[in-house]
RNA sequence: GACUCAUCCAGAGAAGCAGAGGGAACGGCCCAACGAAGCUUCAGCAACCUAAGACAGCAAGAUCUGCCCACAAGGUGCUACGUCCGACAGAAACACUGGAAGAUGAGAA
Numbered sequence: 001g002a003c004u005c006a007u008c009c010a011g012a013g014a015a016g017c018a019g020a021g022g023g024a025a026c027g028g029c030c031c032a033a034c035g036a037a038g039c040u041u042c043a044g045c046a047a048c049c050u051a052a053g054a055c056a057g058c059a060a061g062a063u064c065u066g067c068c069c070a071c072a073a074g075g076u077g078c079u080a081c082g083u084c085c086g087a088c089a090g091a092a093a094c095a096c097u098g099g100a101a102g103a104u105g106a107g108a109a
Base pairs, nucleotide, nucleotide: 003107004106005105006104007103008102013042014041015040016039017038021031022030023029026086027085028084043079044078045077047076048075049074050073057067058066059065083101088098089097090096
């Protein structure tokens, strides 16, 4: 890098350095010198994984076990706008639904 699976209408910011761009690409529409991107520090959110596993409940069973499982911590990740909206298909338009593309996590080769 490609592949498979799951999730994506919620949630969560400040300071310093820095100086003009950013929101993946395309078309829009937004954000930005009342400082963009980037780096550093601290803080927070909680999707997945990891670790241990209460009370209660359910299943089976009758020595017990399994599922579920709060609180605290760790590993990635994230902290404008529904993945910002759209594109492709269905739909007269729109809403809506399903794809495509993308993001995050896990997995195996």
This is a predicted structure of a 109-nucleotide RNA (SAM riboswitch aptamer (S box leader)) from an Anaerolineae bacterium. Its mean pLDDT, the model's own confidence on a scale to 100, is 77. NCBI's taxonomy places the organism under Bacteria, Bacillati, Chloroflexota, Anaerolineae. The sequence was found by an Rfam model in a public genome assembly.